Predicted 3D model of a 139-nucleotide RNA (c-di-AMP riboswitch aptamer (ydaO/yuaA leader)) from a soil metagenome. The prediction has a mean pLDDT of 78. The sequence is in RNAcentral, with records from MGnify. Rfam family: c-di-AMP riboswitch aptamer (ydaO/yuaA leader). Gene Ontology terms of the family: cyclic-di-AMP binding and regulation of gene expression.

[in-house]
RNA sequence: CGCCCAUAUCCCGCGGGGAGCGGGGGACCCACUCAAGGGGGAUCCCUUUGGUUUCGGGGCGAAUCGCCGGCAUCCGCCGCGUAGCGCCAGCUCUUUCGGCGCGAGCCCGUCAGCUAACCCCGCAAGCGCUCGAAAGAGA
Repeated sequence: CGCCCAUAUCCCGCGGGGAGCGGGGGACCCACUCAAGGGGGAUCCCUUUGGUUUCGGGGCGAAUCGCCGGCAUCCGCCGCGUAGCGCCAGCUCUUUCGGCGCGAGCCCGUCAGCUAACCCCGCAAGCGCUCGAAAGAGA
């Protein structure tokens, strides 16, 4: 200096506080769903009262999926693909071609759809010296 990325940053009177950014929870209405009633040709529509439920469910993240293969023959491990994601800086962004990679992990704890007010949490960790090409827009 750059990447990742949530200006993972900035400021202050600095055991802390603030700005900004990011994430989660949280009504009516709406969505999904069960039951009852009504209309109707109907697998459809409307109304009312409930519900979000062990095959548990949910959150952060690009990180899902494979009636793919091998090993093991519970669990699982390895490999090959794949949805998706990142880089190839030289002011920034978008697109195309080419090349190189990732495609993890962790958390909540029986519980959360959306969601105004309101409430809570985070601002880390890790990596690199990249010197490919073309087009457009902006500054």